A computed fold for a 264-nucleotide RNA from a Leptotrichiaceae bacterium, annotated as Bacterial large signal recognition particle RNA. The sequence is in RNAcentral, with records from ENA. A source record names the gene ffs. Its Rfam family is "Bacterial large signal recognition particle RNA". Its family is annotated with signal recognition particle, plasma membrane targeting and SRP-dependent cotranslational protein targeting to membrane, signal sequence recognition in the Gene Ontology. Lineage of the source: Bacteria > Fusobacteriati > Fusobacteriota > Fusobacteriales > Leptotrichiaceae. The model forms 91% of the base pairs in the Rfam consensus.
C1' cells in the first nucleotide's frame, strides 16, 4: 500500500427525581439509524441507560483554547394582591371643657325647689272574655250481636190455640250536637272598689321663686372606644425591558489529533 477482525464513535443541554450516575417524562438546541423495556418507575456503581440488530471506523470526523449565546436555576430589589401581628399624636365614632355662630321657646311665668296623685311590685274583694269539666234540657243516635209491637214467611199441633222472630213503627244506651242567669277550676293587653310597699326617672296639678332654658353648626380641651382607612413589620402568591451568582445547547475564530492484531 491492500484484505480482514477488534477497540472506539453513531447527538448535546436545564430543571426536577436520586445515596450518586445514566434514561423513560417535562423544558430549551434543531435533525441526530431502527426495535423492546420504564414515575407508585427502569439499569448501573464511578463515568455510564440495559438488551438486540444495523452503520461507521476518520478532514462531511474528534478534542482543546478564546469569543457569543437559545433556555434553566439562584438571591436581592421593586410593584400588585391577599393574610398575620403591633399601633388609637394622621382620619373615624360617642361623651366632655371653653369660644363663636344660627334657630326655637319663655314674665300669658324659663330654671329651680316642695306638695299630693299617675307611671312600678304586691294583697283582697268585684267585673268581663275565652276554655275546660260537671248539672240540667232539646235533639240525632242499634243490618245482627239493645227493649216493645212484630205484617208476611218460618214452625209445634187433627184442631182450638201457642213457639222463636226478620223487615217495618216506637223508644232508649254507649255516644254525639245544641241551649242554659247551676256550680267548680285554669289563663290574660278586661273593668272597679279598699288596701300596703316602693323608686326619684318621666308626667299631672297646685304652691314657692323670678330670667333664663333647650337644640343644631364650627374650633379648641379631656376622656373612652374602635385595627376598616392610613402607618410599621412578619410569610405567602403572581410579575418586571432590573440587578447578583451559577449551568449552558447552538453559532465563530484559532490549534492540535487518524488507534491495535493479524496476513499479502
Nucleotide at each position: 500500500u491492500c484484505a480482514u477482525a477488534c477497540a472506539g464513535c453513531u447527538g448535546g443541554g436545564g430543571a426536577g427525581u436520586u445515596a450518586g450516575c445514566g434514561g423513560u417524562g417535562c423544558c430549551c438546541u434543531g435533525u441526530a439509524u431502527c426495535u423492546a423495556c420504564a414515575a407508585c418507575c427502569c439499569g448501573c456503581u464511578u463515568u455510564a441507560g440495559u438488551a438486540g440488530a444495523g452503520g461507521u471506523g476518520a478532514u462531511a470526523u474528534c478534542a482543546g483554547a478564546c469569543u457569543u449565546g437559545a433556555g434553566g436555576a439562584u438571591a436581592a430589589u421593586u410593584u400588585u394582591a391577599g393574610u398575620g401581628u403591633c399601633a388609637a399624636a394622621g382620619a373615624c365614632u360617642u361623651a366632655u371643657u371653653u369660644u363663636a355662630a344660627a334657630a326655637a321657646u319663655g314674665u300669658u311665668g324659663a330654671u329651680a325647689a316642695a306638695a299630693u296623685g299617675g307611671u312600678c311590685u304586691u294583697g283582697u274583694a268585684u267585673u268581663g272574655u275565652a276554655g275546660a269539666g260537671u248539672g240540667a234540657u232539646a235533639g240525632c243516635g242499634a243490618a245482627c250481636c239493645g227493649u216493645g209491637u212484630c205484617a208476611g214467611a218460618u214452625u209445634g199441633g187433627g184442631a182450638a190455640c201457642g213457639a222463636a222472630g226478620c223487615a217495618g213503627c216506637a223508644c232508649u244506651a254507649a255516644g254525639u250536637u245544641g241551649u242554659u242567669u247551676u256550680c267548680u277550676c285554669u289563663a290574660g293587653g278586661u273593668u272597679u272598689a279598699c288596701g300596703a310597699g316602693g323608686u326619684a326617672g318621666c308626667u299631672a296639678u297646685u304652691u314657692u321663686u323670678g330670667a333664663g332654658u333647650u337644640u343644631u353648626u364650627a374650633a379648641c380641651u379631656u376622656a373612652a372606644g374602635a385595627a376598616a382607612c392610613c402607618g410599621a413589620u412578619g410569610g405567602u402568591a403572581a410579575g418586571a425591558u432590573u440587578u447578583u451568582u451559577u449551568c449552558g445547547a447552538g453559532g465563530g475564530u484559532c490549534u492540535g489529533a487518524u488507534g491495535u492484531a493479524u496476513g499479502a